[in-house]
C1' cells in the first nucleotide's frame, strides 16, 4: 500500500435490534484458633472512537483508531 478477523468489568469470554450474562479476581458475612477450601451475599462495564439507519443499536451502515493473519 491491498484484504480478512478481532475490539464488552482488573483478566478470561457469552451476548448479535428492546437500557449486558458468566467464570477467575476484588468487598463483606458463615464456617476455622489462623489461613485456605467450602457457603452466602455484594460492588464494579452501557460495550474502542464518531456519525448514520431504526420508535430504539452492543447488535445493522460508513469513516477513523489499536490489535493480529494473508498478499505485495
Nucleotide at each position: 500500500c491491498g484484504g480478512a478477523a478481532c475490539g464488552u468489568a482488573g483478566c478470561c469470554a457469552a451476548g448479535u435490534g428492546g437500557c449486558a450474562u458468566g467464570g477467575c479476581g476484588c468487598c463483606c458475612g458463615c464456617u476455622u484458633u489462623g489461613g485456605g477450601a467450602g457457603c452466602g451475599g455484594g460492588a464494579g462495564a452501557g460495550c474502542g472512537c464518531a456519525g448514520g439507519u431504526u420508535c430504539g443499536a452492543u447488535c445493522c451502515c460508513u469513516g477513523c483508531c489499536g490489535u493480529u493473519c494473508c498478499g505485495a

Transfer RNA from Streptomyces sp. ISL-12, 72 nucleotides, folded computationally. Its Rfam family is "tRNA". Model confidence (mean pLDDT): 82 of 100. NCBI's taxonomy places the organism under Bacteria, Bacillati, Actinomycetes, Kitasatosporales, Streptomyces.